A computed fold for a 266-nucleotide RNA from Candidatus Anstonella stagnisolia, annotated as Bacterial large signal recognition particle RNA. The model forms 92% of the base pairs in the Rfam consensus. Model confidence (mean pLDDT): 77 of 100. The RNAcentral record of the sequence draws on ENA.
[in-house]
């Protein structure tokens, strides 16, 4: 120099964010197309100044890798001009709807078997006066009934008396207060049951007068109200989008470091 094996030395991915005392990993994004396996989404698996911990596979003195710089996908953090959506606050802004109103056309419908109006009476309501009637109360008479005890009569038994008799319970008979019920008469207070009288409503029914309309969806016009609904402005707040600021930051480029051990054969 060639051709092997070692071995330093790497490669198997980075980064936010979260969680941590503090890192690193499973998860959540975000970027490179870049061989693994096990443990961990959560009072988690590991680890304590090293870079997850246990295995394994590749490259292997190659360039891996380091490290400036320039670009930079993305991702946070601040800012607020403009923007969009979404909801909110307010305003009749709009030859706007909806709503009302007045005119003016109208499809249809009612009408000489009478429109519209008028009018009378009835129904309906609502007052008054009277009847009726029903409840209380009274008054006056009647029937009935009514004191065992503080009513009267007339007293069986008994009881006193020698006797004639006497006092006198009960039954019974007439009445007292009083209750029950008729009747009349008058008070109170209810009842539309009934009859009359003044009103009322505008809806019903009937009738009279008069003699041609009377309604109309609907479309235009004009007017009024209104925040019902849409548009238009206008407050406010949240979330996105775009600019900017400041940090990290995959990944490229470029440059510059960077090591050229150790062994066997030839």
């Nucleotide at each position: 120099g060639c051709a092997g094996g070692a071995u330093a030395g790497g490669u198997c991915g980075g980064g936010a964010a979260g969680g941590u005392a503090g890192g690193g990993g499973c998860u959540u994004c975000c970027u490179g197309u870049u061989g693994c396996u096990g443990c961990a989404a959560a009072u988690c698996c590991c680890c304590u100044u090293u870079g997850g911990c246990a295995g394994g596979a590749c490259c292997g003195a190659a360039a891996a890798g380091c490290c400036g710089c320039u670009g930079g996908c993305g991702c946070a953090u601040u800012g607020c001009c403009g923007u969009u959506u979404u909801a909110u606050c307010c305003g009749c802004u709009c030859a706007g709807g909806a709503u009302u109103g007045c005119a003016a056309a109208a499809a249809g419908g009612c009408g000489u078997a009478g429109a519209c109006g008028c009018u009378u009476u009835g129904c309906c309501c609502a007052g008054c006066c009277g009847g009726a009637u029903g409840c209380a109360g009274u008054a006056u008479g009647g029937c009935g009934u009514g004191a065992a005890u503080c009513g009267g009569g007339c007293c069986a038994g008994g009881c006193c008396g020698g006797a004639a008799g006497g006092a006198g319970c009960a039954a019974c008979c007439c009445u007292a207060a009083g209750c029950u019920u008729c009747a009349u008469g008058g008070u109170g207070c209810g009842u539309g049951c009934u009859g009359g009288c003044u009103g009322g409503u505008a809806a019903c029914a009937a009738g009279g007068c008069c003699g041609a309309g009377c309604u109309g969806a609907u479309u235009u016009g004009c007017a009024a109200a209104c925040a019902c609904c849409g548009u238009c402005g206008c407050u406010u707040a949240a979330a996105g989008c775009c600019c900017a600021u400041u940090g990290c930051c995959a990944c490229a480029a470029c440059g510059g470091c960077g090591a050229u051990u150790c062994u066997u054969g030839c």